The RNA shown here (transfer RNA) has 81 nucleotides and comes from Catelliglobosispora koreensis DSM 44566. It matches the Rfam family "tRNA". It is annotated as a transfer RNA. Rfam links the family to the GO term triplet codon-amino acid adaptor activity. Model confidence (mean pLDDT): 83 of 100. It was read from a public genome assembly.
């Protein structure tokens, strides 16, 4: 300096343009079970009584509607030079 990937919840990780607050597993909270625990199993796991709101790396933009498609931008990764 050119190409081409890739970023999603506390962590890994799945996600077709409306069915998505998003699959699945750890973590973490209650709990059952133990003499305590550990494993195992049950529920809960953005906020909120609910209606709703807020989110997928940032800005913008298309589009009736965007994690998702376009464009900048930023961090990782690779491969040529």
């Nucleotide at each position: 300096g050119g190409c081409g990937g890739c970023u999603u919840g506390c962590c890994c990780g799945a996600g077709c343009g409306g069915u998505c607050a998003a699959u699945g597993g750890g973590a973490a909270c209650g709990g059952u079970c133990u003499g305590u625990a550990a494993a195992a199993c049950c529920g809960u796991c953005g906020c909120g009584a609910a209606a709703g709101c807020u989110a997928c790396a940032g800005u913008g933009g298309u589009u009736c509607g965007a994690a998702c498609c376009c464009a900048c931008u930023a961090g990782c990764c690779g491969c040529c030079a």